[in-house]
Notes: Predicted 3D model of a 76-nucleotide RNA (c-di-GMP-I riboswitch aptamer) from an Actinomycetota bacterium. Of the family's consensus pairs, 95% are formed in the model. NCBI's taxonomy places the organism under Bacteria, Bacillati, Actinomycetota. Rfam family: c-di-GMP-I riboswitch aptamer. Its Rfam clan is "c-di-GMP_I riboswitch clan". Rfam links the family to the GO term cyclic-di-GMP binding.

RNA sequence: UCCCGACAAGGGCAAACCGCCGGCGACGGCGGGACGCAAAGCUCCGGACCUCCUCGGAGGUGGCCGAGCUGCCGAA
Numbered sequence: 001u002c003c004c005g006a007c008a009a010g011g012g013c014a015a016a017c018c019g020c021c022g023g024c025g026a027c028g029g030c031g032g033g034a035c036g037c038a039a040a041g042c043u044c045c046g047g048a049c050c051u052c053c054u055c056g057g058a059g060g061u062g063g064c065c066g067a068g069c070u071g072c073c074g075a076a
Base pairs, nucleotide, nucleotide: 004074005073012037013036017032018031019030020029021028022027035063041069042068043067045066046065047064048061049060050059051058052057
């Protein structure tokens, strides 16, 4: 360094739900809240699902899966 992921250490993120705001909508932002997560950090490139529509398309979900890039720690 790479693979790997501990009853290790320091920590991190934040589902559902609630409040406010934005959006036609899926959904997103902020606050609360924790179901969980060793990448639950980032990217719509492939698949899948969801929304809107003038059925041509345009969007959403990265915490659906794959893939790519980056990253803390260092037991077996």